[in-house]
RNA sequence: GCCGGCAUAGCACAACGGUAGUGCAGCAGUUUUGUAAACUGAAGGUUGGGGGUUCGAAUCCCUCUGCCGGCA
Numbered sequence: 001g002c003c004g005g006c007a008u009a010g011c012a013c014a015a016c017g018g019u020a021g022u023g024c025a026g027c028a029g030u031u032u033u034g035u036a037a038a039c040u041g042a043a044g045g046u047u048g049g050g051g052g053u054u055c056g057a058a059u060c061c062c063u064c065u066g067c068c069g070g071c072a
Base pairs, nucleotide, nucleotide: 001071002070003069004068005067006066007065010024011023012022013021018055027041028040029039030038048064049063050062051061052060
């Protein structure tokens, strides 16, 4: 330099173009003399940045950035 993949909650990952979820962590509660464990509940997100298409985009298209892989 060329080609491809990935980027979503603190972490690991889901999500036929139609209300963004799950587990763990953290927080609150129940239980316990107390902690842990168990159970219950609530919360936590400009879906990497910028444009475009669409009634509607995490999802499709373009571009930039970062990471990973292949070729040279």